A computed fold for an 87-nucleotide RNA from Flavonifractor sp. An100, annotated as c-di-GMP-I riboswitch aptamer. It matches the Rfam family "c-di-GMP-I riboswitch aptamer". About the family: GEMM was predicted in a large-scale screen for bacterial structured RNA regulatory elements. The model forms 100% of the base pairs in the Rfam consensus. The coordinates come from a structure-prediction model, not an experiment, and the mean pLDDT is 90. Taxonomically the source falls in Flavonifractor (Bacteria, Bacillati, Clostridia, Eubacteriales).
RNA sequence: AUUUGAAAAGGGCAAACCGUCUGAAAGGGCGGGACGCAAAGCCAUGGGGGCUAAGGCGGAAGACGCUAUGCCAGCCCGACCGCCAGU
Numbered sequence: 001a002u003u004u005g006a007a008a009a010g011g012g013c014a015a016a017c018c019g020u021c022u023g024a025a026a027g028g029g030c031g032g033g034a035c036g037c038a039a040a041g042c043c044a045u046g047g048g049g050g051c052u053a054a055g056g057c058g059g060a061a062g063a064c065g066c067u068a069u070g071c072c073a074g075c076c077c078g079a080c081c082g083c084c085a086g087u
Stems, first nucleotide, its partner, number of pairs: 003086003012037002017032006035074001041080001043078001046077003049072003055067004
């Protein structure tokens, strides 16, 4: 430098669920907890996809529909960065 993750060492992260805080919600923070993960590190101002709809617009309407400026990196591709080992 390239490529791979079979075995190994040191380890790391933490789904569901529960408690609590926060938020209009989706979701997020913290604590507990482990289904999984070799990038489950990071970028939502790279692309696609998904969730929510406060506000706005439509509507007779607190119904309902549309809408992201709110989210998801543990949905996929991609950018960047990185541990150990093999080649």